[in-house]
């Protein structure tokens, strides 16, 4: 320098352009003599920046940032 793949809650990953979910972890209860398991229920996401298309954009296109992987 080219060309490619990814960036979505604390982690791990979904999500035909139309209400962002899932499993883990957190929190609160119940359970327990207590923890652990368990069972209920509840927080937590300006979906990596900035812009454009669109009635509508995590999804489409453009830029910058970052990570990885192939070539030079």
């Nucleotide at each position: 320098c080219g060309g490619g793949u990814c960036g979505u809650g604390a982690c791990g990953c979904a999500a035909c352009g139309g209400u962002a979910g899932c499993g883990u972890g957190c929190u609160u209860g119940c359970c327990u003599u207590a923890c652990a398991a368990g069972c209920a229920a509840g927080a937590a996401g300006u979906u990596g920046u900035g812009g454009g298309u669109u009635c509508g954009a995590a999804u489409c296109c453009c830029u910058c940032c970052g990570a990885c992987c192939c070539g030079a």

Annotation
Predicted 3D model of a 72-nucleotide RNA (transfer RNA) from an Acidobacteriota bacterium. It matches the Rfam family "tRNA". Its family is annotated with triplet codon-amino acid adaptor activity in the Gene Ontology. Rfam classes the family as a transfer RNA.